A computed fold for a 74-nucleotide RNA from Candidatus Kerfeldbacteria bacterium CG_4_10_14_0_8_um_filter_42_10, annotated as transfer RNA. Model confidence (mean pLDDT): 80 of 100. Lineage of the source: Bacteria > Bacteria candidate phyla > Candidatus Kerfeldiibacteriota.

[in-house]
């Protein structure tokens, strides 16, 4: 060069055949409990899903490009 996976929250990831307000667990903050912390329970914040165009009635999903990171091959 050429092929192939991956990009969704601070961080690890899920998201099914394209359809309802994008979700878990860690962490972070508040409270609650405690003599004070841990842990342990409860609430909350935080995302226009890598940037752009496109098909679509509708796109994290599907098609192009670019960018990034990983990998095969030569």
């Nucleotide at each position: 060069g050429u092929c192939c996976c991956c990009g969704u929250a601070g961080c690890u990831c899920a998201g099914c055949u394209g359809g309802a307000u994008a979700g878990a667990g860690c962490g972070u903050g508040a409270g609650a409990u405690u003599c004070c912390g841990g842990a342990u329970c409860u609430c909350a914040a935080g995302g226009c899903c890598a940037g752009a165009g496109g098909u679509u009635c509708a796109a994290g999903u599907c098609c192009u490009c670019u960018c990034g990171g990983g990998g095969a091959c030569g």

It matches the Rfam family "tRNA". Rfam links the family to the GO term triplet codon-amino acid adaptor activity. The family's RNA type in Rfam is transfer RNA.